[in-house]
RNA sequence: GCCCCAGUGGCCAAGUGGAUAAGGCACAGGCCUCCGGAGCCUGGAUCGCAGGUUCGAAUCCUGCCUGGGGUA
Numbered sequence: 001g002c003c004c005c006a007g008u009g010g011c012c013a014a015g016u017g018g019a020u021a022a023g024g025c026a027c028a029g030g031c032c033u034c035c036g037g038a039g040c041c042u043g044g045a046u047c048g049c050a051g052g053u054u055c056g057a058a059u060c061c062u063g064c065c066u067g068g069g070g071u072a
Stems, first nucleotide, its partner, number of pairs: 001071007010025003018055001027043005048064005
């Protein structure tokens, strides 16, 4: 250089065209408690960046960025 895969809250991770973007851990607040832990409730995401397609995009297409793998 070329080819393939991936990028979604602080971390892990589901969602593969139509919704209020699941869940776990962590964090913050509340309830409970003498205090703490456990338990329960609540909260925080415009999905790597930009553009395109579409009535509608996390999802499809293009370019770029980052990471991983392969190849001479």
Predicted 3D model of a 72-nucleotide RNA (transfer RNA) from a Pseudomonadota bacterium.
Model confidence (mean pLDDT): 80 of 100.
Its Rfam family is "tRNA". The family's RNA type in Rfam is transfer RNA.
The sequence is in RNAcentral, with records from ENA.